Description:
Model confidence (mean pLDDT): 82 of 100. c-di-GMP-I riboswitch aptamer from Salirhabdus euzebyi, 89 nucleotides, folded computationally. The model forms 91% of the base pairs in the Rfam consensus. Taxonomically the source falls in Salirhabdus (Bacteria, Bacillati, Bacilli, Bacillaceae). It matches the Rfam family "c-di-GMP-I riboswitch aptamer". Gene Ontology term of the family: cyclic-di-GMP binding. The sequence was found by an Rfam model in a public genome assembly.
């Protein structure tokens, strides 16, 4: 250095729920607490999916109405890209 992740060892992460306030139109995101899991569950929204619908647009029974719509979220769907610890060959 490169590979892969049987076991081992030091650690990491932190789902659900729950408490809080704050951002946000939501979805979601942050704090504390939790521990379902996870060899990248470290990072990047680059592809595809999945959530949301402010804006816009269109329909009409003209309603705090209905459908569509990512530029918003999702990296703990999946791919790709990158980066890396302990051993193992």
């Nucleotide at each position: 250095g490169u590979g892969a992740u049987a076991a081992a060892u030091u650690g990491g992460c932190a789902a659900a729920c729950c408490a809080g306030g704050a951002c946000g139109a939501a979805a979601g995101u942050c704090u504390g607490g939790g521990a379902c899991g996870c060899a990248a569950a470290g990072c990047c929204a680059c592809g595809g999916g999945u959530c949301u619908a402010a804006u816009g647009a269109a329909u009409c029974a003209u309603g705090u109405a209905u459908u569509c719509u990512a530029u918003g979220a999702u990296c703990g769907c999946c791919g790709g890209g990158u980066u890396a610890c302990c051993g193992c060959a």